[in-house]
Context: one part of a larger RNA
C1' cells in the first nucleotide's frame, strides 16, 4: 500500500426471487475421454477446452501409418561445364513416383531453358508459447487506472480519488488542501424507427421501394420535490428519457492460449525429423462426459384445397415453360453479368375431411431390395429417391442451463466453406408471438468505504 476474511456497511447484474422453455432418461448426429490400432496427425482441459482451430478428412487437403522412390533436393540464390533443347502427346515396365523410347517444337543461343558436377546452401506443420513478436480468451462496456504542481508525513506513502447527494456510469452537483489534466465514461461511426428534399430505376404518376442529403429528442414545455445535480407526473409526438441493436473493451490479472495462420532467438536434424508416389488412417468402438437434432402425440398426425415474407445468391453459374420418370433425376432450352431472368415450393397459420388416446395413421432408428448423382474413383467411407421393414421412446432421479419484449417459444427461407458431402453445425433473414418480475433475507459475480 495491497490482497485476503465462513468481519461489517451500501450498492449493482435474469446473480437469487416470479415466469417460460429445456438438458439430465430413448434413439441419432456431433466434439472430447477411455480403450484399440501399423496409424488411429496435432493443438485446445475449471470459469475462459469438448458443432472448439475445421467456412466442410473418399484422392489432394494431411501433417499420421505401411509399402516404392530421391538425396543441392518439390523451392530459392550464386559457380563450372555440356547440350539444342523444355513442356506437352504417344508407347513399353510399374500401384503411381519414376525409367526407357518415339513424337513435338514456344522462346533462345550473353543463354533467361535443360541436364551433369563440386560446394556454400536449401528444407523441417521438429523442440521450446516458462526465451519471443503479432494475435486472442477473460475478468468487462465492470467504473475503474493515473500523472503535473502544491499540501501532509523522517520514510513507505497520504491527498486529489474520501464526505453529502445523484447516474448506467470517477454521470454530475454541493462540500473539502487541494488545483488542474490524461487514458477510460459519454458523444463523434453504422443501423433500425418518423418527416422532407433531390435522383434512380422498377408494371408502380400519388403511395411503395433504392439512394445521397437534411430535419427531430433535448428532460425542450406544463405541474410536483430539491440547494443544486437531478427524480417524478402529465401534454405533445412516429419515437421519451443512453428510443432498439452493433462497432468500439482503459491501466492491468491469469509464466492464460497459439512456435501448426504468420514472423522470431536458441536447440535438434540433414541418403533424413527433408521430398515424391501408391495405399490405408484422422470415419475403429465394452465405456464415460459435453453440445445439439428428432420425438414420446389430438393445442396432434395425415389428405385435400386456397393465402402471407425478408435477406441473399447467380456466367467455371442460377436455370424458366415444355416432355419423361411413383421420385431422386433426365431430356430440353427461354431469359438473366441481374428491383427486368432464375434459385423460389415459404413453412409454421385458414377451410374441409379423416384418424379417437392406442406403442397407435404417434415415433422414425435399424436393416433388406431396386434406382438417381457428383466425381478419375463412393469397398474401407458421400449424398438423394422409391418400395419394404418399423427398434428404443407414454415427459425423464440427483441435479443443472438459457431467457425480462417483437425478447422466449415456435415456423420455414438464405448464404459462406472454389466437384459432391456426412450442416442436425455456423453466421444471417423473415413470419407466428407468450408468460413473470413482490422484492434484495440468502446463492454467485462485480464496485466502493
Nucleotide at each position: 500500500u495491497g490482497a485476503c476474511g465462513g468481519g461489517g456497511a451500501c450498492c449493482a447484474g435474469u446473480a437469487c426471487a416470479a415466469a417460460u422453455g429445456g438438458u439430465g432418461g430413448a434413439u441419432u448426429a456431433u466434439g472430447u475421454u477411455g480403450u484399440u490400432u501399423a496409424a488411429u496427425u496435432c493443438g485446445a482441459c475449471g470459469g475462459c477446452a469438448c458443432a472448439c482451430g475445421c467456412a466442410g478428412a473418399a484422392c489432394c487437403u494431411u501433417a499420421c501409418c505401411a509399402a516404392g522412390a530421391c538425396u543441392u533436393g518439390a523451392c530459392a540464390u550464386g559457380c563450372u561445364c555440356u547440350g539444342c533443347a523444355a513442356a506437352g502427346u504417344u508407347a513399353u515396365a510399374g500401384a503411381a513416383a519414376u525409367a526407357u523410347a518415339a513424337u513435338g517444337g514456344a522462346g533462345g543461343u550473353u543463354a533467361a531453358c535443360a541436364g551433369a558436377g563440386a560446394c556454400a546452401c536449401a528444407g523441417g506443420u521438429g523442440g521450446u508459447g516458462c526465451a519471443u513478436g503479432g494475435u486472442u480468451g477473460u475478468c468487462g462496456u465492470c467504473a475503474g487506472c493515473u500523472c503535473g504542481u502544491g499540501u501532509c508525513g523522517u520514510g513507505a506513502g497520504a491527498u486529489g480519488u474520501u464526505g453529502g447527494g445523484u447516474u448506467a456510469a470517477g454521470u454530475c452537483c454541493c462540500g473539502c488542501a487541494a488545483c488542474g489534466a490524461g487514458c477510460g465514461c459519454a458523444a463523434c461511426c453504422c443501423u433500425u424507427g418518423c418527416u422532407g428534399u433531390u435522383a434512380g430505376u422498377u408494371a408502380a404518376u400519388u403511395u411503395u421501394c433504392u439512394a445521397a442529403c437534411a430535419g427531430g429528442a433535448c428532460a425542450g414545455a406544463u405541474g410536483g420535490c430539491g440547494a443544486a445535480a437531478g427524480c417524478u407526473a402529465u401534454a405533445g409526438g412516429a419515437a421519451g428519457a443512453u428510443g432498439g441493436g452493433g462497432a468500439c473493451g482503459a491501466u492491468g490479472u491469469c509464466a492464460a492460449a497459439u512456435c501448426a495462420u504468420c514472423a522470431u532467438g536458441c536447440c535438434c536434424u540433414u541418403u533424413a525429423u527433408g521430398u515424391c508416389u501408391u495405399g490405408g488412417g484422422c470415419u475403429a468402438c465394452a465405456a464415460a462426459c459435453g453440445u445439439a437434432a428428432u420425438a414420446c402425440a389430438a393445442u396432434g398426425g395425415c389428405u385435400a384445397u386456397a393465402a402471407c415474407a425478408a435477406a441473399g445468391u447467380g456466367u467455371c453459374g442460377c436455370c424458366a415453360a415444355a416432355c419423361c420418370g411413383u421420385a431422386a433425376g433426365g431430356u430440353g432450352g427461354a431469359g438473366c453479368u441481374a428491383a427486368u431472368c432464375a434459385c423460389a415450393a415459404a413453412a409454421a397459420g385458414a377451410u374441409a375431411g379423416u384418424c379417437u388416446c392406442a406403442g397407435u395413421u404417434c415415433g422414425g432408428a435399424u436393416u433388406g431390395a431396386g434406382g438417381g448423382c457428383u466425381g478419375c474413383a463412393a469397398c474401407u467411407u458421400g449424398c438423394c429417391c422409391u418400395c419394404a421393414u418399423g427398434a428404443a421412446g407414454u415427459u425423464g432421479g440427483a441435479a443443472u442451463c438459457a431467457u425480462u419484449a417483437g425478447u422466449a417459444a415456435u415456423c420455414g427461407c438464405g448464404u459462406a466453406u472454389a466437384a459432391g458431402a456426412c450442416a442436425u453445425g455456423g453466421c444471417g433473414c423473415g413470419g407466428u408471438g407468450a408468460a413473470u418480475a413482490c422484492g434484495u433475507u440468502c446463492u454467485c459475480u462485480g464496485g466502493u468505504c

Model confidence (mean pLDDT): 82 of 100. This is a predicted structure of a 449-nucleotide part of an RNA (small-subunit ribosomal RNA, 3' major domain) from an uncultured bacterium. The full RNA is in RNAcentral, with records from ENA. Rfam family: Bacterial small subunit ribosomal RNA. Its family is annotated with ribosome and structural constituent of ribosome in the Gene Ontology.